[in-house]
RNA sequence: GGGUUUGUAGCUCAAUUGGCAGAGCAACCGCCUCUUAAGCGGAAGGUUGAGAGUUCGAUUCUCUUCAAGCCCA
Numbered sequence: 001g002g003g004u005u006u007g008u009a010g011c012u013c014a015a016u017u018g019g020c021a022g023a024g025c026a027a028c029c030g031c032c033u034c035u036u037a038a039g040c041g042g043a044a045g046g047u048u049g050a051g052a053g054u055u056c057g058a059u060u061c062u063c064u065u066c067a068a069g070c071c072c073a
Base pairs, nucleotide, nucleotide: 001072002071003070004069005068006067007066010025011024012023013022019056028042029041030040031039049065050064051063052062053061
């Protein structure tokens, strides 16, 4: 330099022909307990890497770009 895959909550990951962005763990609050841990319940947490385009509507389709992995040179 060329090709390809991935990027979504603090972490690990879902989200199917485009139609209200979710789960587990962690942290926080509460219940339980003499206390902690374990267990149970609750609430919160998101510019879906960034920027544009198409569309009534984009995590999803198109283009550009950034970062990481892999292959080739």